[in-house]
């Protein structure tokens, strides 16, 4: 120095590169190959993952990822149903109060930020571009500045809607 094995660490627009493009060269080697925002209850299965920015190869491929759907468990919340045991009060009757404990069961909805649908208001970014410097033959890479530039989704707030129960009225 190379190869193999074991263990550990790192990553989530994250990692890698045999296509492709570009540079040097002519036994080949190198460069590019996602800019941030956002995102995790547990298990299993399936799928293959939100939002914008950009001169759009940020193409293509492999692997992965906090996404999405379903089932179960756990949990928040809304609604319905339904009692038990003990203690105290009571004309010891009816019942009331308290504790176990906001119990148990069912359904809806979501996931600890636990609020479903629609509308409105409202906030924040990095690259890029340009200028300068460094490294490299070059493709290109790194650093600094203009830039305290410029988003959307989301969260929050407001309005309305849907659903369930009860009462009244109306309608059918």
């Nucleotide at each position: 120095g190379u190869g193999g094995g074991a263990a550990g660490u790192a990553a989530a627009g994250c990692g890698c590169c045999a296509g492709a493009g570009c540079c040097c060269a002519u036994g080949g080697g190198g460069c590019u190959g996602a800019c941030g925002a956002g995102g995790c209850g547990g298990a299993g299965a399936g799928u293959g993952a939100u939002c914008g920015a950009a001169a759009a190869u940020u193409c293509g491929g492999c692997g992965g990822a906090u996404g999405c759907u379903c089932u179960c468990c756990c949990g928040g919340u809304c609604a319905g149903a339904u009692a038990g045991u003990c203690g105290c009060c009571g004309c010891u009757c009816a019942g009331g109060c308290g504790a176990c404990a906001g119990g148990u069961c069912u359904g809806g909805u979501c996931g600890u930020u636990a609020c479903c649908c629609g509308c409105g208001c409202u906030a924040c970014a990095a690259a890029a571009c340009c200028c300068g410097g460094c490294a490299g033959c070059a493709a290109u890479g790194c650093c600094g500045g203009u830039c305290c530039a410029c988003a959307a989704a989301a969260a929050g707030c407001g309005c309305g809607g849907c659903a369930g129960a009860u009462c009244a009225u109306u309608u059918u």
This is a predicted structure of a 172-nucleotide RNA (glmS glucosamine-6-phosphate activated ribozyme aptamer) from Neobittarella massiliensis (ex Bilen et al. 2018). The coordinates come from a structure-prediction model, not an experiment, and the mean pLDDT is 75. It matches the Rfam family "glmS glucosamine-6-phosphate activated ribozyme aptamer". Its family is annotated with catalytic activity and regulation of gene expression in the Gene Ontology. About the family: This entry contains a glucosamine-6-phosphate activated ribozyme that is found in the mRNA for GlmS. GlmS is an enzyme that uses fructose-6-phosphate and glutamine to generate glucosamine-6-phosphate. By type it is a riboswitch. NCBI's taxonomy places the organism under Bacteria, Bacillati, Bacillota, Clostridia, Neobittarella (ex Bilen et al. 2018).